[in-house]
This record gives sequence, structure tokens and C1' cells, in this order.
RNA sequence: GCGCUCAUAGCUCAGUUGGUAGAGCAGCUCGCUCUUAACGAGACGGUCGCAGGUUCGAUCCCUGCUGAGCGCA
Repeated sequence: GCGCUCAUAGCUCAGUUGGUAGAGCAGCUCGCUCUUAACGAGACGGUCGCAGGUUCGAUCCCUGCUGAGCGCA
């Protein structure tokens, strides 16, 4: 220098024909218990890496950039 893959909640990850974004764990509140743990219930938590484009509408399609990984030279 070229090619491919990835970037979504604090962490690990889902999310198909484009149509209001989810799970588990952690943390918080409540119940249970003499207390803790375990267990049960509930709520909270997101500019979907950044900037543009297409579209009535983009996490999803296109372009560029940033970061990480792999391969080739």
C1' cells in the first nucleotide's frame, strides 16, 4: 500500500426481506430471611463508532473517515 471482518446498554452479545432497539450478567429498589447469600418481583440504563448520501422512513443500503482484528505484498 491492497483486500476481508468487526464497532449496538457499565460488561458479554442478539437484532433479515429498511418501519418506534432486545436478552443475559453487573448495579439500583422491593419482597423473602434474625442478618447475609441464594431465590422471586420491578424499574432504570442506548446520539446503534463519526460525518455525509439514498429513502416518506436507516442499527440495516451506498460513500468517506476513525479504531480493532486477520490475510497478501